[in-house]
Molecule: Bacterial RNase P class A
Organism: Enterovibrio norvegicus
RNA sequence: GAGUUGGCCGGGUAACCGCUGCUUUGUUGAUGUCCCUUGGGAGACUGACAGAGGGGAGGAAAGUCCGGGCUCCAAAGGGCAGGGUGCCAGGUAACGCCUGGGAGGCGCGAGCCUACGACCAGUGCAACAGAGAGCAAACCGCCGAUGGUUUACUAUUUAUAGUAUUCACAGGUAAGGGUGAAAGGGUGCGGUAAGAGCGCACCGCGCGGCUGGUAACAGUUCGUGGCACGGUAAACUCCACCCGGAGCAAGACCAAAUAGGUCCUCAUUUGCGCGGCCCGCGUUGAGGACGGGUAGGUUGCUGGAGCCUGUGAGCGAUUGCAGGCCUAGACGAAUGGUUACCACCGUUUACGGUACAGAACCCGGCUUAUAGGCCAACUC
Repeated sequence: GAGUUGGCCGGGUAACCGCUGCUUUGUUGAUGUCCCUUGGGAGACUGACAGAGGGGAGGAAAGUCCGGGCUCCAAAGGGCAGGGUGCCAGGUAACGCCUGGGAGGCGCGAGCCUACGACCAGUGCAACAGAGAGCAAACCGCCGAUGGUUUACUAUUUAUAGUAUUCACAGGUAAGGGUGAAAGGGUGCGGUAAGAGCGCACCGCGCGGCUGGUAACAGUUCGUGGCACGGUAAACUCCACCCGGAGCAAGACCAAAUAGGUCCUCAUUUGCGCGGCCCGCGUUGAGGACGGGUAGGUUGCUGGAGCCUGUGAGCGAUUGCAGGCCUAGACGAAUGGUUACCACCGUUUACGGUACAGAACCCGGCUUAUAGGCCAACUC
């Protein structure tokens, strides 16, 4: 100088003016209660107002993507369907998170990345190129042993046989070229007409054994098989494991006005219906009670898988023990504004600006955004 990993801060100080909870003091109003001289006094709790003290956004409060607590509803148990997860072990309330390890890949390295089970259960897919793409394939090339064609020679039974030659027709050949992301192990020797695991040696691979490891997996101087049984499952699918639904506008309590409901009482009976009349019933009228429920209010609400320090266990995630601390709780939704100085940034040197971003029932994660700065360890 260039990097890697982990952690931390993320404007500061002072004054003044506000907003919102809490504690406390005082004043005042009302209710329950108590006292006595019965119309006065005391006064918990609580409402309002005033004073004082003290608290008041984040590392992501965000996205709402996972997991849980809590609440209501549903629910014997098991299965189907649907969804999710997917190397192994551990951690945790739980997880798709975290830690450690394995395998593969990237990097000189510190380190980083990976949905990383199964395609010898079945089904499907593979554009373009290419001869051929799935129980392989012959375009160029090589060969042409074998079968056939041409020519020559020899033999003789004159039409056959043999030998040589020729053609590249049938055919053989997966070593070489070419196509492709991918073409059915690699090197060498033998072998062959030319070739080929066709044979052999070594390397590699599969299967089995053995050894190490909790396991994933690794090693093997062991045995065995001439051996690619191709790729693809964020393709259907199979296998293993997990999953009931809705959400604080959940839910609980108190409870006007109006309308409606149920019940009771009243009516020298007002009206209407049943009826010729009375009783009675229904309806209507007046009054009262009850319950549901709307507006509204209270609660759920923040003390919790909490934070800090020390110490023990563990490689670590994490966890045991001891001590200390209380740290927003609002709902027309507070957490702010002004001034001065300082810090930093930009430029016009005097101004402007201060990254990303604002809690809404609460936690554990992940992801995304983030000016500037600090610390530790490590690498080249």